């Protein structure tokens, strides 16, 4: 210094290839309840998210661009 991947709730993770009811997907963690004599468990409902800044497009978590992080591989 070239060149590749990746960045979604407090964690972890599905969706990105082909843009489409996404009002976003699962488990956990928190929080109310309910069942149990309690512990442990189990059921039901909630709360919470698309790195940041422009672009494209009727529509962007997804596509382009530059940023930032963090990996990888050449030198």
């Nucleotide at each position: 210094g070239g060149g590749c991947c990746u960045g979604u709730a407090g964690g972890u993770u599905a969706g990105u290839u082909u843009g489409g009811c996404c009002u976003a997907u699962a488990c956990u963690u928190c929080g109310c309840g309910g069942c149990u004599g309690g512990g442990g468990g189990c059921c039901g409902c909630g709360c919470g998210a698309c790195c940041c800044a422009g672009g494209u497009u009727c529509a962007a978590a997804u596509c382009c661009u530059g940023g930032c992080a963090g990996g990888c591989c050449c030198a």

This is a predicted structure of a 75-nucleotide RNA (transfer RNA) from Candidatus Thalassarchaeum betae. Taxonomically the source falls in Candidatus Thalassarchaeum (Archaea, Thermoplasmatota, Candidatus Poseidoniia, Candidatus Poseidoniales). It was read from a public genome assembly. The coordinates come from a structure-prediction model, not an experiment, and the mean pLDDT is 82.